RNA sequence: AUCGAUGAUGGGGAUGGAGUCCCCCGAAACUGCCGCAGAGGCUGAUGACUCCUAUCGCGUU
Repeated sequence: AUCGAUGAUGGGGAUGGAGUCCCCCGAAACUGCCGCAGAGGCUGAUGACUCCUAUCGCGUU
C1' cells in the first nucleotide's frame, strides 16, 4: 500500500422524554384492535421493566 473477514457505527418496535435489556431492518424494519363492508366502537404514552411528563378512573385531605 492492497485485498478479505470481523467489529464499531445507523435506523425501527400504534402519540412524549431518559436508563437497562430484548427483538427486527439495511430502504427495509414500522404504520393497534373490534365490526361482512360501511357506519360506528375499544385498549394503551413501554417491545419488556423502572422513572418523569401529559391524559383517564377511583379514593382521601
About this RNA: Predicted 3D model of a 61-nucleotide RNA (Fluoride riboswitch aptamer (crcB RNA motif)) from Pseudorhodoplanes sinuspersici. The model forms 100% of the base pairs in the Rfam consensus.